[in-house]
Molecule: c-di-GMP-I riboswitch aptamer
Organism: Paenibacillus puerhi
RNA sequence: GUUUUAAACUGGCAAACCUGCCGAAAGGCAGGGACGCAAAGCUUAGGGUCUAAGGUCCUCCCCGCGGAGAGGCUAAGACAGCCUGGCCGCCGAA
Numbered sequence: 001g002u003u004u005u006a007a008a009c010u011g012g013c014a015a016a017c018c019u020g021c022c023g024a025a026a027g028g029c030a031g032g033g034a035c036g037c038a039a040a041g042c043u044u045a046g047g048g049u050c051u052a053a054g055g056u057c058c059u060c061c062c063c064g065c066g067g068a069g070a071g072g073c074u075a076a077g078a079c080a081g082c083c084u085g086g087c088c089g090c091c092g093a094a
Stems, first nucleotide, its partner, number of pairs: 003093002012037002017032006035081001041087003045084003048079003054074004058069004
C1' cells in the first nucleotide's frame, strides 16, 4: 500500500416503546431505553418507500370574487436503521 473472514481488545451507535418539544403529516430533536449494527459515520446522485400542507381534478354554494366538501393525482417534505453509488474512517488479523 492492498485485501479482509472468524475471534479478541478499547470504545462507538441505538430499533420498538415512554416522556417533552417541533411539524399539516410523514417524520425530526432532546432525555430515558436496547432490537440490532463493522460503517447503524457523512452524502438524497439513481431507484424504492412514507406523507400530502400547498397545488390540481371533481361536486356544491355564489352574479362574481371567493368559500365548503369527499376522494384521486402530485414533493419542492421525509426515510442514509430499504438498495445502489460517492466521500471519509477506529482496533486487530492475514